[in-house]
């Protein structure tokens, strides 16, 4: 990188280095000299994987799958706004035009995107 899968309305930031951005990407709103990014220290959130219970599946055995718990040692990861919001399809109300329709708001859904675990 690609591909297949979960999962995204919860939650958790000091201190230093550093000096102008950042919030993937369009529009928007926003965060930033009362210090953007990145980088190190130290803390924390959380429970994907690894561990651990117990079920039930399956198995000659062993490995093995699936649900539920538990713990925070280990390996990710996250610690401004729902992934900040939004775009592509659809529906409902409610407004305007009223011939198609178009705006606003909620909700469903698909895309993109992160983040894990498995693959190539």
């Nucleotide at each position: 990188u690609u591909c297949u899968u979960a999962u995204c309305c919860a939650g958790a930031g000091a201190g230093g280095u550093g000096g102008a951005g950042g919030g993937a990407c369009u529009g928007g709103c926003c965060c930033g000299a009362u210090g953007a990014a990145a980088c190190c220290u130290c803390g924390g959130c959380a429970a994907c994987c690894g561990g651990c219970u117990u079920g039930c599946c399956g198995c000659c055995u062993c490995g093995g799958g699936c649900a539920a718990g538990c713990a925070g040692c280990g390996g990710u990861g996250c610690c401004a706004a729902c992934u900040c919001c939004u775009g592509c399809g659809g529906a409902a109300a409610c407004g305007c035009g009223c011939c198609g329709g178009c705006g606003u708001u909620u909700c469903c859904g698909a895309g993109a995107g992160a983040u894990g675990a498995g693959a190539a």
A computed fold for a 120-nucleotide RNA from Calditerricola satsumensis, annotated as SAM riboswitch aptamer (S box leader).
Lineage of the source: Bacteria > Bacillota > Bacilli > Caryophanales > Calditerricola.
Its mean pLDDT, the model's own confidence on a scale to 100, is 83.
Rfam family: SAM riboswitch aptamer (S box leader). Rfam links the family to the GO term regulation of gene expression.